[in-house]
RNA sequence: AAAGCAGGAGAAACAGUCGCGCUUUAGAGUCAAUUUAAAGUGAGGAAAGUCCGAGCUCCGGAGAAUCGAGGCGCCUGGUAACGCCAGGGCGGAGUGAUCCGACGGAAAGUGCCACAGAAAACAAACCGCCCGCCUUACGGUGGGUAAGGGUGAAAACGUGGUGUAAGAGACUACGACGUCGGCCGGUAACGGUUGACGUGGUAAACCCCGCCUGGAGCAAGGCCAAAUAGGGGAAGAGGGGUUGAUUCGCCCCGCUAUCAUUCCCGGGUAGGCCGCCUGAGUCACAUGGCGACAUGUGAUCGAGAGAAAUGACUGUUGGUCCCGGUCACACGGGAUUCACAGAACUCGGCUUAUCUCCUGCUUUCCAC
Numbered sequence: 001a002a003a004g005c006a007g008g009a010g011a012a013a014c015a016g017u018c019g020c021g022c023u024u025u026a027g028a029g030u031c032a033a034u035u036u037a038a039a040g041u042g043a044g045g046a047a048a049g050u051c052c053g054a055g056c057u058c059c060g061g062a063g064a065a066u067c068g069a070g071g072c073g074c075c076u077g078g079u080a081a082c083g084c085c086a087g088g089g090c091g092g093a094g095u096g097a098u099c100c101g102a103c104g105g106a107a108a109g110u111g112c113c114a115c116a117g118a119a120a121a122c123a124a125a126c127c128g129c130c131c132g133c134c135u136u137a138c139g140g141u142g143g144g145u146a147a148g149g150g151u152g153a154a155a156a157c158g159u160g161g162u163g164u165a166a167g168a169g170a171c172u173a174c175g176a177c178g179u180c181g182g183c184c185g186g187u188a189a190c191g192g193u194u195g196a197c198g199u200g201g202u203a204a205a206c207c208c209c210g211c212c213u214g215g216a217g218c219a220a221g222g223c224c225a226a227a228u229a230g231g232g233g234a235a236g237a238g239g240g241g242u243u244g245a246u247u248c249g250c251c252c253c254g255c256u257a258u259c260a261u262u263c264c265c266g267g268g269u270a271g272g273c274c275g276c277c278u279g280a281g282u283c284a285c286a287u288g289g290c291g292a293c294a295u296g297u298g299a300u301c302g303a304g305a306g307a308a309a310u311g312a313c314u315g316u317u318g319g320u321c322c323c324g325g326u327c328a329c330a331c332g333g334g335a336u337u338c339a340c341a342g343a344a345c346u347c348g349g350c351u352u353a354u355c356u357c358c359u360g361c362u363u364u365c366c367a368c
Base pairs, nucleotide, nucleotide: 001364002363003362004361005360006359007358008357009356010355012317013316014315015314016313017312018311020042021041022040023039024038025037026036027035028034044340048351049350051349052348053347054346055345056217057216058215059214069213070212071211072210073209074088075087076086077085078084089103090101091100092099093098104208105207109206110205111202112201113200126149127148128145129144130143131142132141133140134139157175158174159173160172161171162170176199177198178197179196180195181194182193183192184191185190221274222273223272224271231265232264233263234262235261236259238253239252240251241250242249281300282299283298284297285296286295287294288293319336320335321334322333323332324331
């Protein structure tokens, strides 16, 4: 220098002008709607996908167990919990830094293994090899044979020897892989060694083993509560209009209840309040631990609403890119206000989207 690997940080800052939401205070307002002023405060690392795990709420179940269904699946820790995280084991990829893995059981049973191939699993004979018979011969036919050829992702463990008509784990030596047992190391997964036994793959096929799981979700759910209509109960002989008001008059409805009128009760709706932001909170330091994390001390309160505000412009600084300049910086000019995105019950994760910078490490090349 080039190509990579891992981890971390930020997501612009300040000032001015204009504007928006919420809260509090003080005014205006028919003490309502609304509005004015001041002060405070106002998105994220992913607020996203809604994929896991919880809190909280209601429904169901006396409790527990069993069956079914679904999920998870190396070990040890961490955590409120997890399918998450840390450390480790084993397997795989890479020259390497490093990365990836549904990573229990195929020796409980059942099933399946495309195409090709004779045969894909109680084995099997296409070519070849060997033996018998027929034939002058080419060849034909019956049988044996998995060592060789050929097919395939995969062919009954590999190589040498014995053996045989030819052969074969048929036998033997060494070796590969595995299961079970002993010993040693390790908390364990597992590793080493040794003995016996075994030898196709597939469980993201059924299945077996172990562990976990009731359902729905803040439009959960709780409280207050109009107008109108309707429900229940009680009283009830008068009530209403005409008038400025009273009497009289006139008009309408009603007079023992299915009814004028009045009162009370309860349910729901509109609307309002709570849930709703002090919490497995955040920050700093110390201690323990390889680490995830835990404990202690101190500081701090940082949106919470309703389809829902969190913005715009100007200047300066900073970032990025381009040009000039320099051995390289420095420096000067210009462009861009800059990626993904946007709270709606709340946390812990995972995944996905995305701009810039920094640190450590690896490999190769060059110079000294």